[in-house]
RNA sequence: AGAGUUUGAUCCCGGCUCAGAAUCAACGCAGGCGGCGCGCCUAACACAUGCAAGUCGAACGAGAAAGCAGGAGCAAUCUUGUGAGUAAAGUGGCGUACGGGUGAGUAACACGUGGGUAAUCUACCUCUGGGUGGGGAAUAACGCUGGGAAACCGGCGCUAAUACCGCAUAACACUGAAAGGUCAAAGGCGCAAGUCGCCUGGAGAGGAGCCCGCGGCUGAUUAGCUAGUUGGUGGGGUAAAGGCUCACCAAGGCAAAGAUCGGUAGCCGGCCUGAGAGGGCACACGGCCACACUGGCACUGAAACACGGGCCAGACUCCUACGGGAGGCAGCAGUGGGGAAUCUUGCACAAUGGGGGAAACCCUGAUGCAGCGACGCCGCGUGAGCGAUGAAGCCCUUCGGGGUGUAAAGCUCUUUCGACGGGAACGAUAAUGACGGUACCCGGAGAAGAAGCUGCGGCUAACUACGUGCCAGCAGCCGCGGUAAUACGUAGGCAGCGAGCGUUGUUCGGAGUUACUGGGCGUAAAGGGUGUGUAGGCGGUCUUCUAAGUUUGGUGUGAAAUCUCCCGGCUCAACUGGGAGGGUGCGCCGAAAACUGGGAGGCUAGAGUGCGGGAUGGGAGAGUGGAAUUCCUGGUGUAGCGGUGAAAUGCGUAGAUAUCAGGAGGAACACCUGUGGUGUAGAAGGCUUACUGGACCGCAACUGACGCUGAGACACGAAAGCGUGGGUAGCAAACAGGAUUAGAUACCCUGGUAGUCCACGCCCUAAACGAUGCAUAUUUGGUGUGGGCAGUUCAUUCUGUCCGUGCCGGAGCUAACGCGUUAAAUAUGCCGCCUGGGGAGUACAGUCGCAAGGCUGAAACUCAAAGGAAUUGACGGGGGCCCGCACAAGCGGUGGAGCAUGUGGUUCAAUUCGACGCAACGCGAAGAACCUUACCUGGGUUAAAUCCCAGUUGUAAGCCUCAGAGAUGAGGCCCUCCCGCAAGGGACGGCUGGGAAGGUGCUGCAUGGCUGUCGUCAGCUCGUGUCGUGAGAUGUUGGGUUAAGUCCCGCAACGAGCGCAACCCUUACCACUAGUUGCCAGCAUUUAGUUGGGCACUCUAGCGGAACUGCCGGUGAUAAACCGGAGGAAGGUGGGGAUGACGUCAAGUCAUCAUGGCCUUUAUGUCCAGGGCUACACACGUGCUACAAUGGACGGUACAAAGCGCUGCGAAGCCGCGAGGUGGAGCUAAUCGCAAAAAACCGUUCUCAGUUCGGAUUGCAGGCUGCAACUCGCCUGCAUGAAGCUGGAAUCGCUAGUAAUGGCAGAUCAGCACGCUGCCGUGAAUACGUUCCCGGGCCUUGUACACACCGCCCGUCACAUCACGAAAGUGGAUUGUACUAGAAGUCUGCACGCUAACCCGCAAGGGAGGCAGCGGCCCAAGGUAUGAUUCAUGAUUGGGGUGAAGUCGUAACAAGGUAGCCGUAGGAGAACCUGCGGCUG
Repeated sequence: AGAGUUUGAUCCCGGCUCAGAAUCAACGCAGGCGGCGCGCCUAACACAUGCAAGUCGAACGAGAAAGCAGGAGCAAUCUUGUGAGUAAAGUGGCGUACGGGUGAGUAACACGUGGGUAAUCUACCUCUGGGUGGGGAAUAACGCUGGGAAACCGGCGCUAAUACCGCAUAACACUGAAAGGUCAAAGGCGCAAGUCGCCUGGAGAGGAGCCCGCGGCUGAUUAGCUAGUUGGUGGGGUAAAGGCUCACCAAGGCAAAGAUCGGUAGCCGGCCUGAGAGGGCACACGGCCACACUGGCACUGAAACACGGGCCAGACUCCUACGGGAGGCAGCAGUGGGGAAUCUUGCACAAUGGGGGAAACCCUGAUGCAGCGACGCCGCGUGAGCGAUGAAGCCCUUCGGGGUGUAAAGCUCUUUCGACGGGAACGAUAAUGACGGUACCCGGAGAAGAAGCUGCGGCUAACUACGUGCCAGCAGCCGCGGUAAUACGUAGGCAGCGAGCGUUGUUCGGAGUUACUGGGCGUAAAGGGUGUGUAGGCGGUCUUCUAAGUUUGGUGUGAAAUCUCCCGGCUCAACUGGGAGGGUGCGCCGAAAACUGGGAGGCUAGAGUGCGGGAUGGGAGAGUGGAAUUCCUGGUGUAGCGGUGAAAUGCGUAGAUAUCAGGAGGAACACCUGUGGUGUAGAAGGCUUACUGGACCGCAACUGACGCUGAGACACGAAAGCGUGGGUAGCAAACAGGAUUAGAUACCCUGGUAGUCCACGCCCUAAACGAUGCAUAUUUGGUGUGGGCAGUUCAUUCUGUCCGUGCCGGAGCUAACGCGUUAAAUAUGCCGCCUGGGGAGUACAGUCGCAAGGCUGAAACUCAAAGGAAUUGACGGGGGCCCGCACAAGCGGUGGAGCAUGUGGUUCAAUUCGACGCAACGCGAAGAACCUUACCUGGGUUAAAUCCCAGUUGUAAGCCUCAGAGAUGAGGCCCUCCCGCAAGGGACGGCUGGGAAGGUGCUGCAUGGCUGUCGUCAGCUCGUGUCGUGAGAUGUUGGGUUAAGUCCCGCAACGAGCGCAACCCUUACCACUAGUUGCCAGCAUUUAGUUGGGCACUCUAGCGGAACUGCCGGUGAUAAACCGGAGGAAGGUGGGGAUGACGUCAAGUCAUCAUGGCCUUUAUGUCCAGGGCUACACACGUGCUACAAUGGACGGUACAAAGCGCUGCGAAGCCGCGAGGUGGAGCUAAUCGCAAAAAACCGUUCUCAGUUCGGAUUGCAGGCUGCAACUCGCCUGCAUGAAGCUGGAAUCGCUAGUAAUGGCAGAUCAGCACGCUGCCGUGAAUACGUUCCCGGGCCUUGUACACACCGCCCGUCACAUCACGAAAGUGGAUUGUACUAGAAGUCUGCACGCUAACCCGCAAGGGAGGCAGCGGCCCAAGGUAUGAUUCAUGAUUGGGGUGAAGUCGUAACAAGGUAGCCGUAGGAGAACCUGCGGCUG
């Protein structure tokens, strides 16, 4: 510090995810030791048991027992001493308000920070002033007695005090203006000195109360709240100010800088994270607060409204004799429960600290320690050295080897930690040690007791094998898995960390993804529809004062701990001690005066006023004009009009349309008209008139900052729509009809109502757009245009300037597109708005509206994208240019018939397999009777070929016979070789076992190779350079031209490669060379080039020539080239062939071959016989033969080329009607043969007929090949003579030696050809042209496509599932208001009852005072009624989300086939359609 993920690729916006650190954690696997920490986050749920607050006899009275010792007594027993002034209890004092726990409540002066208290208190402690005299009356304990189950209570009697009460005194204190008045006390111990106390003041320290400034959560879908409320006066109350409380008076107080209400929450020092600013947390430690079963209340006290005190009410638990009582672990342990989850009913007061005491001492679950838990942090160990070209095992393998791996074993060595044995602290400077026989030290033994977890597709370090086969599973994101998975599971290996490692949760970070530091808003999310203006924010220039902000110096505070630095202590570290720093904050005292603010005084450049001008569809009212549509009346006139792609509905003989004249009425204003003017926006257009707004220009007279922006607020606001009343010509939602269509609730047509128009009142939304808020300033230019002014000109010309409105462009900006003085540049001020997509501008709530609906505006759930701009392709029922038998023009076919052949389908035991639009279908197959053959049935076999290992054997092969369908089996004949004396070994062969083979079994979607296709189309690329952030572009585009990216020119390109062309073959002409088997002009000869002869010709086959737009003319840029011509055998690539760029189609082929993987191994191998591939209702493709006279039949006569031939071609001759047979000459071929070419030509006949056309089918008789023609060959003869009379929709080939037509040959092959591949003969027609169909090329345009239009994609319906809304209601929780209720208790009133201290009195008695009791105010729980908020649930219902292959359509993306979209209204299964207005995206 970044990375992954949207795309074919790119840049950007934007979300999601990861790597880091942390944790009061939990879970999984695994677990050696020690130190230091930490340990109920959930039920502030309920609690058994024990302990957690007592102490003082030196305040006081009283005062045991057991036991022991003694005495008496026979004994029971009594008694004395001791125990002991002890225990236990009581009065009294101090403590119990500390310490310890918890975080429920609390949004508050609760907390933090800084102040105030002259508005206060303070026991104990310290210092200090003064005092402590003299009296009195009770009471508990105790005794007696009563009640009660108990808890406990009552009556009578006795008694003490540092308990209680008067009196005296009063420095001080309190009170009062003063005089004056008022107020205390206690004693104990000690022989004593004295000491500890007591009373009353002052001061201090520490502590506490109260008040104030500032600071720190969330919701406005909470906007108004408040009657003790705000203030005053007076009384009361408190330690103390105060409505704290009460009476009276006034009517205030709080709130958009967020009152009130709702939700959540203890606050802080700090902790985690972060570079910081921030964000999150607040567990342990420390400070503060609050609470103590829940609610209320007071008492005591210095302090409490009191955790281990009290009273009452409530809930709960327990005891009970049913009458009544007892209790409060959020103290320490512990239990149950809840939960993913959190410990011992331990030891000790030795230390530190606290309470009491004079002290000894007692108490102390505070605390110090120990225990449990890897929960965290830190440290240590599980050994060290040597040890192989490297054991075994396991894994991989190309079978060679490689890995684990110096790892192990082995040898040498060490002993930390642990275990065992021994010693033994500091903590305590005298005593006292829970920890603890602990830390630590010593000793010997022995490598001995001690390693796991996670990961290995990318991010992200680390790879192979097997298993699995979209299954099982993985997954943080992207995504893996459908038979070769580095992604699942296992193994080996490797990587990371290590007594831990992973997972999950949570927090911060990365995230500049809420942006203060530090973001944005034209098109990605985002500028309010527009203005006026309130609060607020911001604000020109000069002088002066001030000092609030600001800057700066000093000072106080910012507790400790934490953090940083330095130095120490535990062997180190964690941990811990000391010192210093920091602590961004707040207060106080100074200083400065630039800037901001404030006060005062000026200025004129901002703003405004005035004066003078011109421009204007600015607004609103009234009047008025012509053209056009429609309607009405009349005339003329006759059969149609109208409408459309074509039609029909409709109108018209009752006279339309057309035309002329007249009239009525409503609406809108052609031309002018202009990216021209006006207005804030919406918007606004005939003309005239009166009223009225704003802007602009000029002058510089006036005011003197009066300004900018603008949350709320107010006003305006297209169209549609609504209300009331008018109006209605045209147009026209709805509706009706006609068409179109598969349907057509549409597009088109004919009609047509609201509406459109007017008046008044609502609505308040638009793609209300420049998708660009307003204002000010600054920053190169060019060119139009509107308005004004100044100068100038002959000019209505030109120049300058101000305001407006356009285009093009510089810098700059921008993701790019683009913007560019009218900014999207550079700055400032203010407002509005955004924070992934969907859900959704929806729900609920509020508010506005007559309604429609508007404004404000979520969540659950779900996805990993959604999106912007640009790029390359592909596509378009987009455009331009061009080509092709693509169309057109022609010729001939197919589709109809019969047959052949292939395919589908069906059938079958099998009809083997493959090929499926073009580019499968006379295709693989250049030839299935057996074989082929892969298929089926049946019968065999474990083998055939080769090799290795082990064992065994001496046979095997060959020939013959038998059985059998054959394969095969049985038998017979035959019978080995080498070395060695032998045993034995070897060669060879057989047999058995193992390995290994074999497979036309699967996968062409694992592959190689080969092939098809686009397409013989003209394209496809690269290097360097340049441009662009980039994908990419340029080159390759453009102007011409070509068959061609062919060539020329131009050009930020210059070159190059694969293609094109040429080079190659063939054909056409000529020359040369060569003449046998070829040829024959002349000579001779013959039936015959037969022979002699010759090589001129033909021909053959070798080598050359020839054609290049070379020449001429024209066109063109003078180019390339094109057109025409000459010459030439051939003319513009002469004809034909071979040749197939980068690539596309997961095209075809595992059955040519090769090959990975999988499957099979007495079978899916292999052998054999027979059958099948030849089936047959049917459908399709490709062909053949025809339908006839341009013909058929018969007879005669010509003319080829190219091939083939020894397992062959096979002549002549003879036989047969013929197929053929016989025959065998010749030929290894320019020699012989196949071989007859056929159409053609010349004759004859047939005469339009299902025929003398046509030949299917069938019968009979034959021939050939072959082991064999039954299934299932070909051919011949005779007989038979079917369909068919030129073929619907549709469709194919061909542009010249071509189509058409005629025959010939060859491959395969025993035989089988209508197929295929070649050959020659005869030999046309037509092409105006490129509008259309198909395919293709180039350029351009749009795109939501990129698996690329066979694309993408929308909505209803149906099914499953999820969350949410509504809903008659139902059930809770919280809370308001009103009324009721009224325990305990304070206060208050009464107090006839009771009453020791004081007073009067001799006394009785009375008084003062007090108390019980009763009344009153306040008030908790409770009750009733009625609201509010919120949660849960609810038959049914509504839309929404999600879900590999459901239904209906086709709305959108291309002109998406009716351009789309926005608002609104109506309609419709659905997407949607239509009207009106708007936008261009």
About this RNA: Small-subunit ribosomal RNA from a soil metagenome, 1481 nucleotides, folded computationally. Its mean pLDDT, the model's own confidence on a scale to 100, is 85. Its Rfam family is "Bacterial small subunit ribosomal RNA". Its family is annotated with ribosome and structural constituent of ribosome in the Gene Ontology.